A computed fold for a 1483-nucleotide RNA from a Planctomycetaceae bacterium, annotated as small-subunit ribosomal RNA. RNAcentral holds the sequence, with entries from SILVA. Taxonomically the source falls in Planctomycetaceae (Bacteria, Pseudomonadati, Planctomycetota, Planctomycetales).
[in-house]
RNA sequence: AGAGUUUGAUCCUGGCUCAGAUUGAACGCUGGCGGCAUAGCUAAAACAUGCAAGUUGAGCGAAGCAGUAGCAAUACUGACUGAGCGGCGUAAGGGUGAGGAAUACAUUUCUAUGUACCCCAAGGUCGAGGAUAGCCAAGAGAAAUCUUGGGUAAUACUCGAUGUGGUCGUAAGAUCAAAGGUUUACCGCCUUGGGAGCGGGGAAUGUCCUAUCAGGUAGUUGGUGGGGUUACGGCUCACCAAGCCAAAGACGGGUAGCAGGUGUGAGAGCACGGCCUGCCACAUCGAAACUGAGACACUGUUCGGACUCCUACGGGAGGCUGCAGUAACGAAUCUUCCGCAAUGCGCGAAAGCGUGACGGGGUAAUGCCGCGUGCAGGAUGAAGCCCUUCGGGGUGUAAACUGCUGUCAGGGGCUAGGAAUUUCAUGACCAGCCCCAAAGGAAGAGCCGGCUAACUCUGUGCCAGCAGCCGCGGUAAUACAGAGGGCUCGAGCGUUAAUCGGAAUCACUGGGCUUAAAGCGUGCGUAGGCGGAUCUUCAGGCUUGUUGUGAAAUCCCACGGCUCAACCGUGGAAUUGCGAUGAGAACCGGAGAUCUUGAGUCAGGUAGAGGCGGGUGGAACGAUAGGUGGAGCGGUGAAAUGCGUAGAUAUCUAUCGGAACGCCAAAGGAGAAGUCAGCCCGCUGGGCCUGUUCUGACGCUGAGGCACGAAAGCGUGGGUAGCAAACGGGAUUAGAUACCCCGGUAGUCCACGCCGUAAACGAUGAACACUAGGGAGGGGAAACUCCACGUUUUCCCUCCUGGAGCUAAUGUUUUAAGUGUUCCGCCUGGGGAGUACAGUCGCAAGGCCGAAACUCAAAGGAAUUGACGGGGGCUCACACAAGCGGUGGAGCAUGUGGUUCAAUUCGAAGCAACGCGCAAAACCUUACCUAGGUUUGACAUGCAGGGAUUAGUUUGUGGAAACAUGGAUGACGCCCGAAAGGGUGGAACCUGCACAGGUGCUGCAUGGCUGUCGUCAGCUCGUGUCGUGAGAUGUCGGGUUAAGUCCCUUAACGAGCGAAACCCUUACUGCUAGUUACCAACAGGUUAUGCUGGGGACUCUAGCGGGACUGCCGUGGUCAACACGGAGGAAGGUGGGGAUGACGUCAAGUCCUCAUGGCCUUUAUGCCUAGGGCAACACACGUGCUACAAUGGUCGGUACAAAGCGCUGCAAGGCCGCAAGGCGGAGCUAAUCGCAUAAAACCGACCCCAGUACAGAUUGCGGGCUGCAAUUCGCCCGCAUGAAGUUGGAAUCGCUAGUAAUCGCACAUCAGCAUGGGUGCGGUGAAUAUGUUCCUGAGCCUUGUACACACCGCCCGUCAAGCCAUGGGAGCCAGUAGUACCCGAAGUCGCUGACCUAACCCGCAAGGGAAGGAGGUGCCUACGGUAAGACUGGUGACUGGGACUAAGUCGUAACAAGGUAGCCGUAGGAGAACCUGCGGCUG
Repeated sequence: AGAGUUUGAUCCUGGCUCAGAUUGAACGCUGGCGGCAUAGCUAAAACAUGCAAGUUGAGCGAAGCAGUAGCAAUACUGACUGAGCGGCGUAAGGGUGAGGAAUACAUUUCUAUGUACCCCAAGGUCGAGGAUAGCCAAGAGAAAUCUUGGGUAAUACUCGAUGUGGUCGUAAGAUCAAAGGUUUACCGCCUUGGGAGCGGGGAAUGUCCUAUCAGGUAGUUGGUGGGGUUACGGCUCACCAAGCCAAAGACGGGUAGCAGGUGUGAGAGCACGGCCUGCCACAUCGAAACUGAGACACUGUUCGGACUCCUACGGGAGGCUGCAGUAACGAAUCUUCCGCAAUGCGCGAAAGCGUGACGGGGUAAUGCCGCGUGCAGGAUGAAGCCCUUCGGGGUGUAAACUGCUGUCAGGGGCUAGGAAUUUCAUGACCAGCCCCAAAGGAAGAGCCGGCUAACUCUGUGCCAGCAGCCGCGGUAAUACAGAGGGCUCGAGCGUUAAUCGGAAUCACUGGGCUUAAAGCGUGCGUAGGCGGAUCUUCAGGCUUGUUGUGAAAUCCCACGGCUCAACCGUGGAAUUGCGAUGAGAACCGGAGAUCUUGAGUCAGGUAGAGGCGGGUGGAACGAUAGGUGGAGCGGUGAAAUGCGUAGAUAUCUAUCGGAACGCCAAAGGAGAAGUCAGCCCGCUGGGCCUGUUCUGACGCUGAGGCACGAAAGCGUGGGUAGCAAACGGGAUUAGAUACCCCGGUAGUCCACGCCGUAAACGAUGAACACUAGGGAGGGGAAACUCCACGUUUUCCCUCCUGGAGCUAAUGUUUUAAGUGUUCCGCCUGGGGAGUACAGUCGCAAGGCCGAAACUCAAAGGAAUUGACGGGGGCUCACACAAGCGGUGGAGCAUGUGGUUCAAUUCGAAGCAACGCGCAAAACCUUACCUAGGUUUGACAUGCAGGGAUUAGUUUGUGGAAACAUGGAUGACGCCCGAAAGGGUGGAACCUGCACAGGUGCUGCAUGGCUGUCGUCAGCUCGUGUCGUGAGAUGUCGGGUUAAGUCCCUUAACGAGCGAAACCCUUACUGCUAGUUACCAACAGGUUAUGCUGGGGACUCUAGCGGGACUGCCGUGGUCAACACGGAGGAAGGUGGGGAUGACGUCAAGUCCUCAUGGCCUUUAUGCCUAGGGCAACACACGUGCUACAAUGGUCGGUACAAAGCGCUGCAAGGCCGCAAGGCGGAGCUAAUCGCAUAAAACCGACCCCAGUACAGAUUGCGGGCUGCAAUUCGCCCGCAUGAAGUUGGAAUCGCUAGUAAUCGCACAUCAGCAUGGGUGCGGUGAAUAUGUUCCUGAGCCUUGUACACACCGCCCGUCAAGCCAUGGGAGCCAGUAGUACCCGAAGUCGCUGACCUAACCCGCAAGGGAAGGAGGUGCCUACGGUAAGACUGGUGACUGGGACUAAGUCGUAACAAGGUAGCCGUAGGAGAACCUGCGGCUG
């Protein structure tokens, strides 16, 4: 510090996701030790049990016990126990965060205030008195507990005295105290003053979200006077006044303890507030007071509610949000431990006692930190495992093995320190040192497609599964699972959750708004924000100094202590803040004064569809009346509906009506915008120019607010010529609720009132200043000029072009989208949705404001390359047109589909499958079916074993054959040997093992080959240049060509693959050569023939050359390329034909030519054999042949080719047969012989327009040939038979010259089989086109695009199905906060108090008084109840739309001119997308 993800690719916008750090965590796998920390985040839900606050005998009396004295009663004593009275404490410590958005907290500051214990100071501590608990007695009760009587003490209580002093009071004066104890020194007590520490109260500032909460408030705001409080105060009450708070957010709703700090971050920020510290609040839920220095009191009291427990049913008891612990909840959080030794706290004079505060131990890898699981040596490298190209490579010095060491854990022993201010004594727990043994007890987790470090094999086969995002998996998965290997961390590693970061993705630092989300439709203007020049002054902001505070801890720095570290200690810094007090005066601000340039005013001019009202005009249109006229008009792509003989249309005249204003007219003018247009008049707003008169900053912007605001629409009343939603009819169409046509109502028009929206657009808020030019239009002014024209200068408005700059690009550019300032509005991924709900406005339609759940990983902008368009331009092609001949109809042949079948083997499928693979299916072929047989195999190689044969020939048996099983005969390699013979075991055979075999699957795993676009002219590269980039340029443009062929121009210059050329053939010719071809001259010969001698002239053959190059001339053209014409020439502009096929497209075709990965099969999916099938047949299609006839048919005669083929062959002459053919065999391995008569043509004859003397299918009979075999299933011949068919619907094919058409010949395959297929060959031999409108296809340029699997694309809506969340909904249920009324516990306060009462007073006493109380009562008031509403949540028959979901239905709305341009607002209509009207926009 970035990265992945939208696209075919690019740049941008923009979201989603990842890498980092962190945690009171949890879960999974794993787990050695120690130190320091941390540990119920959920149910402030409920709690068994134990403990968590006592202490004091030096305040007090009694009792018990012990002792002493005493007969006893009793008295005295005590290191004893201990209930009770009294004192102090129990308001601290400890826990928790429910409530609370301000009575809280933080910072600063103020004071009307209190204070037990502690400290300092002054003074005092005198005299009396009456009770009461304990106790005793009696009694009630289950208990808790209580009642009555008697009697007792105090540092308990009361009274009096004194008054340093305090309080009240102007003063006089009044009034207020005390307690003693143990002992010889102290501890107490009282009054007062001061202090410290700790409280109470007030103020300012700050402290979350929500305006879909906008008004709130009656003790409310203030005053006066009472009361109350420690103290101020509406704190409370009576009266008076009517205030007070609020857009700087009152009131309401939601959420939340606050802070020091913590996490993260570069910082600013953002998020958080667990542990520790400070503050607050709470203690089962509420209410209340008492006591007290302090409480409205966690382990006090009273009352009410809920819950739990005890009970003898009469009553009682309780409160773990203290420490442990239980159960529950939950993803989840520990021991019912030890000790008061330390630190603190309470009491005590003290010893001491108490202390779940605290100190420790235990549990948990929960976190941080440290240590270990050994160290050194050890192979060209063990084994195992994995991979492999089978050679090897990896794991890997890793192990084994050798040597060494001793951390931690373990065992044994010794003992500092935590501990003394406590002399002695005292350690819960921790810890230090030494010795011993032995490598022994101690490694895992995640990941390995990219991001992101790390790769192979096997299994699986869109299954199982993975996944943070993109995405993997459909038979070769580095992405699933396993293994080997590797990478990263390491006693941990991953996952999940959460926060910050990355995210400049809420932008203060630090973003944007023409088109990506985003400028309000426009103006006026309130609050607010901001604001010209100069001077003086103040010091609020600002700058700076000093000072107080900003608790400690934390963070940071330095040093130090634990062996280090974590951790801890000491000191410093910091705490960016607030307060106080000085100084400064530039700037902002306040006050005062002055100024004119901003702004306004005035005077003089000036342009204009600016607005409102009134009047008026002509053209057009329709209507009405009349005239002329006589059959149509109108309308469309074509029609029809419609109008018209009752006289239309057309035309003329007259009259009426409403609406809109042609030309002028323009990129023109005006207005804030919407908008504004005949002419005239009236009223009226604003602008601009000139002068520079006056005022003297009066300004800019503008949340709310107010006003204006196209069209449509609404209300009331008019008006209505034309047009025209709806509606009716006619067409079109598969349908046509549309587009087109005929009609037609609201409406369009006017007046008044609503509505308040538009693509209300420059998709660009307003204002000011500055920043190159050039051109044009409109409105003024000045100078020059006598004037006009004109030129120059200047101000305002509106356009075009354009440099810098800016921008993602497109673009913009003094009218900024540039550079700055000020103010306002708006945006924060797409969808859901401008929807729902609430509110508000409206008569309504609807407007304004405006979410969420859920869902996706994109949605989007600009530009690029393609592809496409029922876009455009140019050009080409038998593409059309012009022609000639066909197909489609018939019969037959052939291929295909379908059907059938045991099988009808398989493949090919638009063009580019279908006379295709097949250049030959009777058997074979053959792959299919049935049946029979066989298993190392029909074929290849290797190994092992065997034995003595074998191959071949011949011949039996069974059998359909294969095969099985016999007989006879019988070669061959090498060595020895003359031979005979012997040996060996090569080949062969048998047995077995490896393996063979497969026309089995996958052409979507492949190679090779092929088709097609297309013989179309294209496809690219290097360097340079342009562009952020994809890319562009070159390759475009102007000409030209068959051609990206060539020329010219040119930010391009060159080059390559294609085109062309080179190659073959054909057309002319020269030279050479001359047999088998040829024969002119010479000779010979024949019925005849180059037949023979011979010739090398000719034809021809076949080798080498020549020739054609726009080379020459003319014209045109850019002095070009080139085109046209001409000459010459056998041939003329690539002469004709062939071979040759660029980059690529179609996952095109082929695993059945061949090759080949993987999979499958192995007594079968291999191999052999016989028979059958590939030939079936209702039918459909393709490709052909033959015809339908007279340009013909039949018969007879007669002429002329080329190219091929031939020894398992071609076969002549001859003979036989009507013929097919047969017999026979000359010749020929071919320029020699043969196939082999070419046919059409030509000559002659007949036929006479008919289903014929056309046509030949079909069938019968008889023959021939091939072959082992002709039935399924061959070809040929003869005779007979003689079908359909009389030129072919829609549609469709080929062909531009030696072509079409027509005629025959040959060949391949082949035993045979082609009348028809294929490949070649020659004969005869046309017509038409000098055009590109249309159909098809193609090329180039350009344009649009929402396509890129690329139009066979994309895509919209209804309907149907499933699933999800959500709105409405008769209602139902629950909760929250209030309002009104009722009830009214405990309790304070007030009143009363006939009853009760020791202290004081009077009194001899009785008694009375004072004072107090029980009881009663009033106000307030918790809980509870009633009523009507408000708000929130849940649920709800039914219902609305929405999102999502491989293959549902209907259409085709949008993207191309998307086939009616689209879209916006509005209104109507319609299954649906949508259609139509009106106005607007160009996107």